[in-house]
């Protein structure tokens, strides 16, 4: 140089093919039950604007385009 793939809460990940719930799960943080305390185990909460710009649309994580990093395959 050419072609794929990945990029979503602190991680690890699903949603994305077929655009519309108010973006979800597990862990992991918090606070409180429990306990002499700790873990376990219950209730309950906070954390995200989806890698960045920009375009289509009533409407975008999701659809084009372009750009960043990360891995992998030609050459």
């Nucleotide at each position: 140089c050419g072609g794929g793939g990945c990029g979503u809460g602190g991680c690890u990940c699903a949603g994305c093919u077929u655009g519309g719930c108010u973006a979800g799960a597990g862990c992991g943080c918090u606070g409180c039950g429990u306990u002499c305390g700790g873990g376990a185990c219950g209730c309950a909460g906070a954390g995200g604007u989806c890698a960045g710009c920009a375009g289509u649309u009533c409407a975008a994580a999701u659809c084009u385009g372009c750009u960043c990093g990360c891995c992998c395959c030609g050459a």
Source information
Transfer RNA from a Candidatus Omnitrophota bacterium, 75 nucleotides, folded computationally. It matches the Rfam family "tRNA". By type it is a transfer RNA. Taxonomically the source falls in Candidatus Omnitrophota (Bacteria, Pseudomonadati).